[in-house]
Context: one part of a larger RNA
């Protein structure tokens, strides 16, 4: 470079926005860069290929022919691509009218529970385990009643339910705010898709500064278990978990399945809308989502199957035997931990 691939064999970037680039709806007309046709010039000779000839043959040599995929000039064609001009509305967007939602930020509020403190009742145990012990308790525990403090999380509702690009989001109220969906078809008139760089977001753990600290709990201590037990079990317990601001930038960041568009049997649930029939119940139809089962087709099989892993097109990312190794070196980012990029020798 080309080919074949990327659910599970190696391989989809964690996710979005978006620059360059690549690709791009219907129609009229111009142009002729790509494209196609003709002509001319060139494309050296030798070699190669085809035919013929000369050395006794062959190698070797000679003659003729075709070809030389290319380039340049020129004359044309105008379907397709490009490009110029004009138009269109179905792609895309706007407007208006609606209903749904744990979408995001901030402030405030609430109840249950755990722990602690104070007071009352009350007395010898409590706790814990497979069994125990460490531990707590006559300085009155556990239990129970009343009051108070403080932090964290929000039972039921709750649902292969909803929302969000992903990470993720779950008590209630107020406020600020993003997006999607349905309907109308008023407006713009291809404004679109993808997206190397770049920018932004990004669970948990971890880091910095300052707060906070109820419960839980790495480390750590003790008790058990055991041959040992740096564990599993038990009693404690510090970082941390929480808040504010700033870093980190990784995950089995998973649907292990990139995004967009179109097409291709059905059946049955469920969430949000519209329309029609029906008094209600319900039925039909349509749009968007979310599940299950399945035809064709695909697949190595498992399975996927209108939410495709089917049939096609466009764009991006990635793979190319195992180990060495996501290592070394260099570069770059970071306070650090480390991240990103990413080999080779050697070996099987």
């Nucleotide at each position: 470079c080309u080919g074949g691939g990327c659910g599970u064999a190696a391989a989809g970037g964690g996710u979005g926005c978006g620059u360059a680039g690549g690709u791009g709806g219907c129609u009229a007309u111009g142009u002729a860069a790509g494209u196609c046709a003709g002509a001319u010039g060139u494309g050296a000779a030798a070699g190669a290929c085809c035919g013929g000839g000369g050395c006794u043959u062959a190698a070797c040599c000679c003659c003729g022919g075709g070809g030389u995929u290319g380039c340049a000039u020129u004359u044309g064609a105008a379907a397709c691509u490009g490009u110029g001009u004009g138009g269109c509305u179905u792609g895309a967007g706007u407007a208006c009218a609606g209903g749904a939602g744990a979408g995001g930020g901030a402030a405030g509020u609430g109840g249950a529970a755990u722990u602690c403190c104070u007071a009352g009742u009350g007395u010898a145990g409590c706790g814990g385990u497979g069994a125990a012990a460490u531990g707590c308790g006559u300085a009155g525990a556990u239990a129970u009643u009343a009051g108070g403090a403080g932090g964290a999380a929000c039972a039921c509702c709750a649902g292969u339910g909803g929302c969000g690009a992903a990470g993720g989001c779950g008590a209630c109220u107020u406020u600020c705010u993003g997006g999607a969906c349905u309907g109308u078809a008023a407006c713009u008139g291809a404004c679109a898709c993808u997206g190397a760089a770049g920018c932004a977001c990004g669970a948990a753990a971890g880091c910095g500064u300052g707060g906070g600290g109820a419960g839980c709990a790495a480390a750590c201590a003790g008790g058990a278990u055991u041959a040992g037990a740096u564990a599993c079990c038990c009693u404690g317990g510090u970082a941390g978990u929480c808040c504010a601001c700033g870093c980190c930038g990784u995950a089995a960041a998973c649907g292990a399945u990139g995004g967009a568009u179109a097409c291709u049997a059905g059946g049955u649930g469920u969430g949000g809308g519209g329309c029609c029939c029906g008094a209600u119940a319900g039925g039909g139809u349509u749009c968007c989502g979310u599940g299950c089962c399945g035809a064709a087709g695909c697949u190595a099989a498992c399975g996927c199957a209108u939410u495709a892993a089917g049939u096609a097109u466009c764009c991006c990312g990635c793979c190319u035997g195992g180990g060495g190794a996501g290592u070394a070196c260099g570069a770059u980012c970071g306070c650090a931990a480390g991240g990103u990029u990413g080999a080779a020798a050697c070996u099987c």
A computed fold for a 348-nucleotide part of an RNA from Christensenella intestinihominis, annotated as small-subunit ribosomal RNA, central domain. Taxonomically the source falls in Christensenella (Bacteria, Bacillati, Christensenellales, Christensenellaceae). Its mean pLDDT, the model's own confidence on a scale to 100, is 87. It matches the Rfam family "Bacterial small subunit ribosomal RNA".